[in-house]
């Protein structure tokens, strides 16, 4: 960082430096913030993936080597520790006699993270 796959309504603190913004962007909202925002550092924690091990199925097979699922985990690699990816803005359905608005459900898109890969 182009692509692929998986996940995204759960969970997770304290201190130091600093001094005004932050919540991905383009807009609209709505929250957080001098009782210190963002950023950086120390310690701590959470548990999504990788990693260790076990069991079952499975490819291959003398056996082992593959893949999938479940459970578990010493140490570790990333990540994360306000609010659903904070909500909406794209589509479909429902909601008012009709249209618009509002609200609800589902999907898509975008984004983030991990692994693979270039």
């Nucleotide at each position: 960082g182009a692509u692929u796959u998986a996940u995204u309504u759960c969970g997770a603190a304290g201190g130091g430096u600093u001094g005004a913004g932050a919540g991905a962007u383009a807009g609209g909202g709505c929250u957080c913030a001098a009782u210190g925002a963002a950023a950086c550092c120390c310690u701590g924690g959470c548990a999504a993936c990788c990693u260790c091990c076990u069991c079952g199925c499975u490819c291959a097979u003398c056996a082992g080597c593959u893949g999938c699922g479940a459970g578990u985990u010493c140490c570790g690699g990333u990540g994360c520790c306000a609010a659903a990816u904070c909500c909406c803005u794209c589509c479909a359905g429902g909601u008012a006699g009709c249209c618009a608005a509002u609200c609800c459900u589902g999907g898509a898109a975008c984004a983030a993270u991990a692994a693979a890969c270039g």

Predicted 3D model of a 118-nucleotide RNA (SAM riboswitch aptamer (S box leader)) from an uncultured Saprospiraceae bacterium. Rfam family: SAM riboswitch aptamer (S box leader). Rfam links the family to the GO term regulation of gene expression.